A computed fold for a 74-nucleotide RNA from Candidatus Pacebacteria bacterium UBA1364, annotated as transfer RNA.
Its Rfam family is "tRNA". Its family is annotated with triplet codon-amino acid adaptor activity in the Gene Ontology.
The coordinates come from a structure-prediction model, not an experiment, and the mean pLDDT is 81.
Lineage of the source: Bacteria > Bacillati > Minisyncoccota.
RNA sequence: GCGUGUAUAGCUCAAUUGGUUAGAGCUCCAAGCUUAUACCUUGGCGAUUCUAGGUUCGAGUCCUAGUACACGCA
Numbered sequence: 001g002c003g004u005g006u007a008u009a010g011c012u013c014a015a016u017u018g019g020u021u022a023g024a025g026c027u028c029c030a031a032g033c034u035u036a037u038a039c040c041u042u043g044g045c046g047a048u049u050c051u052a053g054g055u056u057c058g059a060g061u062c063c064u065a066g067u068a069c070a071c072g073c074a
Base pairs, nucleotide, nucleotide: 001073002072003071004070005069006068007067010026011025012024013023019057028044029043030042031041032040050066051065052064053063054062
């Protein structure tokens, strides 16, 4: 330099042919339970979906460019 893939919550990951409030587990916080901690149960907080544009009535999803990372080729 070329090609492929990935980027979504603090972490690990979903999200159907583009459509109705972007969800789950773990973490964290609160309450219950306990002498107390842990476990367990219930509830809650947490996302401008990597960045900038474009298409569309509507974009996490499609298109373009860029950034970061991984793999392969040279």